Transfer RNA from a Clostridia bacterium, 73 nucleotides, folded computationally. Lineage of the source: Bacteria > Bacillati > Bacillota > Clostridia. Rfam family: tRNA. It is annotated as a transfer RNA. It was read from a public genome assembly.

């Protein structure tokens, strides 16, 4: 320098044929307990790596770019 792949909640990851974002765990509050743990109920937390484009509508499609991993030279 060229190719492939990954990037989504604090962490680990889903997200179908484009239809407006979720799970587990963690965190907060409350119930249960003499108390803790366990368990139950509720809640907060997201510019979907970044910038642009297509579209009525983009996590999803297109282009560029950044970072990690990997292959070739």
């Nucleotide at each position: 320098g060229g190719g492939g792949u990954u990037g989504u909640a604090g962490c680990u990851c889903a997200g179908c044929u484009g239809g407006u974002a979720g799970a587990g765990u963690g965190c907060c509050u409350g119930g249960u307990u003499c108390g803790c743990a366990u368990u139950c109920a509720g809640g907060a937390g997201g510019u979907c790596g970044u910038g642009g484009g297509u579209u009525c509508a983009a996590g999803u499609c297109c282009c560029a770019u950044c970072a990690g991993c990997u292959c070739c030279a």